[in-house]
Context: one part of a larger RNA
Molecule: small-subunit ribosomal RNA, central domain
Organism: uncultured bacterium
Parts: sequence; C1' cells; structure tokens
RNA sequence: CUGGGCGUAAAGGGUGCGUAGGCGGUAUGGUAAGACUUGGGUGAAAUCUCCAUGCUUAACGUGGAGGGAGCCUGGGAGACUGCCGUGCUGGAGGAUUGGAAGGGAGACUGGAAUUCUUGGAGUAGCAGUGAAAUGCGUAGAUAUCAAGAGGAACACCAGUGGCGAAGGCGAGUCUCUGGACAAGACCUGACGCUGAGGCACGAAGGCCAGGGGAUCAAACGGGAUUAGAUACCCCGGUAGUCCUGGCAGUAAACGGUGCACACUUGCUGUGUGAGGGAUCGACCCCUUACGUGGCGAAGCCAACGCGAUAAGUGUGCCGCCUGGGGAGUACGGUCGCAAGACUAAAACUC
Repeated sequence: CUGGGCGUAAAGGGUGCGUAGGCGGUAUGGUAAGACUUGGGUGAAAUCUCCAUGCUUAACGUGGAGGGAGCCUGGGAGACUGCCGUGCUGGAGGAUUGGAAGGGAGACUGGAAUUCUUGGAGUAGCAGUGAAAUGCGUAGAUAUCAAGAGGAACACCAGUGGCGAAGGCGAGUCUCUGGACAAGACCUGACGCUGAGGCACGAAGGCCAGGGGAUCAAACGGGAUUAGAUACCCCGGUAGUCCUGGCAGUAAACGGUGCACACUUGCUGUGUGAGGGAUCGACCCCUUACGUGGCGAAGCCAACGCGAUAAGUGUGCCGCCUGGGGAGUACGGUCGCAAGACUAAAACUC
C1' cells in the first nucleotide's frame, strides 16, 4: 500500500416477482471443512539478506550462514464461520376481529357542456384579430325555445388529501379481485434479506386488424404578419385522440436520491386506525401505530442543502461511474411488421 464514488459535478437499472449466487436471529450438543496454533517433509542451483574472503577498490567472483510464500502430513484447541442434531420466539409468515381508500377488471346508469339533425319564433349579420382577411349567413346564419342523435370527458366536492411496485388512478351503483394498516398475542418456528440471468407490468406517441368518430388536432389547404415566414395569430382540416384484440418497450419513466434492517435531541400541520381522559358530544386533550408535509439538534455536505420519509451512524445484496467531443453512434448480435429498441466500440481530436 491492499481504490474512490453515484440528489445537482461522470454514475441508481422505469417498476415489480423471482432462479442461481452472496449474506443471515437466539440457546445448546456434536463435528472439525474454513480460520487459529505447534511439529515433520518439501521448498534444486542461481537470485535475495548477513558474515568472511579473492581480483589494488567497486561492479564481479568464491565459501559459509540465514530467510522464504505455497503444497503435503501429524498433534492441539473449540471461541468465530460452515456442516449435522435438538430447542426458542424477538425476524418472517399464518389465523382472528376491525375500519379507511380516485388500487385493478367487468357490467349498468346519470347530469352539465360541445357538435350535428328536425321543428318553432325571428332578421342581417355572425365569427375572428393587435388590426384584418380567409370562413359562415337572405337557399334565412348568429342569438333564442323545444325535441332528437352521437361520441368523449366527468365541474363543484378537491386537500404538499387518499390508493398503487412503478407507469398511473377522480360522476354514481353493483359484481369479481389485489394490497396496506390497526388491535390483541392464538398458531408455525428463521420459513429471512438481496437478487446476475429470467419472467411480468410499463405514460404519451407509434404500428397491425376490426369497430367508432362529438371534441380537439400533427400532416395538409387557405387568410394574415414579414424582406422572406415551410412559424408564432386566424379560418378550415385528415391521421390520431375513444373501444376490442395484438405488437412496440421508450421518457426530465424524477424525490434527478436502488432495496432491506438496526440505531440516533426536537417542534408543528395533515390522513387513517387503536387506547385513555373529559364531556351532552362527533368537538377538545393525552398516549400510540402506519402514512404524508413544513421547520430544525447533532452529524453530514464542495456548496446548495439533507436532517427518524437522511444526503446522519452502520450492515447485507444488486445496478452503475472512471476527462470532453466522436457517440448512446458504427460494426456485429438479439428482438421488432416497421418505426426502431437493447447490447456497444475505435480511429481521430481537444
């Protein structure tokens, strides 16, 4: 000496489930593989270290001694790890009781609004902009009333409020279904954590087939603006936006912060549950658990800031980084209908 890191400097995998592997609570008995200790063997010569000696010295040479990882083998010890056995209940799981929720899927229903159609009534404008024009309207529009059609989205409630692994989820009712949480401590008895590969899920946009099509609207057409205007503004408008089945597999998939566990002063808001006080009480007060916010102690940090929801103190496991550009590109491979995705360089250059 035996690396340092990943919120913003390069760096956390989009998310979960889980295979191999790595790691693993507590008591006791056994064993002795790892690890420890003590012998024996081997460890050629040269090299290395020390001593002596020879070339005038040194380098170099010669002689002697020493050292030496590893491997093989005998003994000892039995704490730690492993293995075998028997237990334990704190980790984990199950059962019971209970309440909360836009968690997921399907079916049915509802009202407001936009558009369109028909009818009534009614007349010259409407729409649009910075100003206009294109556009719509005497074949009767806009505004108004009634009826109808159809599709999509669900105002208020609504809240740094809730649920979900993430993506995400918001009208109402019913059916099916997943998870979390609380209480007590009945059962199992370490059954656990992480997770290379793998599998599944995965916004928007995109693709294939079939349906649907109200609104909005890439492309496209027109009107303006302008030196030009392949834009911003305006009038139209097709894919698409919606549904069913399949594909795709990306994102500022962000908390730019992987998962699990343990420990570490506090104050305050809010959601849900449990216990207690007080009370007419649901309010209020106290305690506690889980979640979600704000501010902050110690500590950490380059600073900003983080601060029991850590970026603090530690442990286990995975992923990833190693100057900028070239480049998340080329080539090859795998996947895909394609678009492309994943994996992933180098020359050269600063």